RNA sequence: AUAAAAAUUUUCUAGGGUUCCGCGGUUAUUGCCGGCUGGUCCGAGAGAAAAUUCACAAGAUAUUUGUGUACACGGAAGGACAAAAACCUGGGAGAU
Numbered sequence: 001a002u003a004a005a006a007a008u009u010u011u012c013u014a015g016g017g018u019u020c021c022g023c024g025g026u027u028a029u030u031g032c033c034g035g036c037u038g039g040u041c042c043g044a045g046a047g048a049a050a051a052u053u054c055a056c057a058a059g060a061u062a063u064u065u066g067u068g069u070a071c072a073c074g075g076a077a078g079g080a081c082a083a084a085a086a087c088c089u090g091g092g093a094g095a096u
Stems, first nucleotide, its partner, number of pairs: 007052006015042002020039002022036001023034004054068005071091001073094001077089003
């Protein structure tokens, strides 16, 4: 120094906490306390699926078809929402 759109969206998962619901405790109470197997919720560049997109080829020219869209070790610290995180800074610093 580098295969490049190192593309986008949706759903879900690993994971995450505690606004709301539920649960448990406490109290005179509709309050307070506890993340507690949960539902809501947050959620992956390096997890999954789908739909697009892009590139190339074919082609009966069609709003068509096919193929491909690779690879990817990684802190600490800080930030957001109620809060936390594999979220964001960040395919960053660094390592190879």